RNA sequence: UACUUAUCCAGAAAGACUGAGGGACAGGGCCCGAUGAAGUCUUAGCAACCUUGCUGAUAACCUGGUGCUAAUUCCCUUCUGCAGCUGAUUCAAACGGAUGCAGAGAAGAUAAGUA
Numbered sequence: 001u002a003c004u005u006a007u008c009c010a011g012a013a014a015g016a017c018u019g020a021g022g023g024a025c026a027g028g029g030c031c032c033g034a035u036g037a038a039g040u041c042u043u044a045g046c047a048a049c050c051u052u053g054c055u056g057a058u059a060a061c062c063u064g065g066u067g068c069u070a071a072u073u074c075c076c077u078u079c080u081g082c083a084g085c086u087g088a089u090u091c092a093a094a095c096g097g098a099u100g101c102a103g104a105g106a107a108g109a110u111a112a113g114u115a
Stems, first nucleotide, its partner, number of pairs: 001115008013043005021032003026077004044069003049065002053061001073107001078104006085097003
C1' cells in the first nucleotide's frame, strides 16, 4: 500500500511548550477556536479489537499491543421506499419538483488477519 472480516446514535481531559487555525478529501451547511486551534510531550481516563494470566468453562478482573477522550463518522451529497405538499392536467392516475422520515450504498476511521 492493497484485500478480507468486524465495529462506528455509548464512553472518556488536565497540565507544559507553542501560537492560528481546526472539524479526513471536494462542494454546501453548521460548529469549535487568543477564556488558546492544530501539533509535540507528560499525566490521567475511556473502551475492550487482539493478547497474557486466573477458571472445569464462561463472566468479571489482571498483563501487554493498539485505539480513542466536542458535536451520530458533526450533518448533507448516490440509490431505494414511504409521507404530506406542490407543478402540469377538465379531473384522476402515471410523471416532474422541493421537503421530511427510514433503509441501503459509497467514502472514511479503528481493530484483527492475509499478500
Annotation:
The RNA shown here (SAM riboswitch aptamer (S box leader)) has 115 nucleotides and comes from a Cyclobacteriaceae bacterium. Rfam family: SAM riboswitch aptamer (S box leader). Its family is annotated with regulation of gene expression in the Gene Ontology. It was read from a public genome assembly, where an Rfam model found it. The source organism's lineage runs through Bacteria, Pseudomonadati, Cytophagia, Cytophagales and Cyclobacteriaceae. The coordinates come from a structure-prediction model, not an experiment, and the mean pLDDT is 83.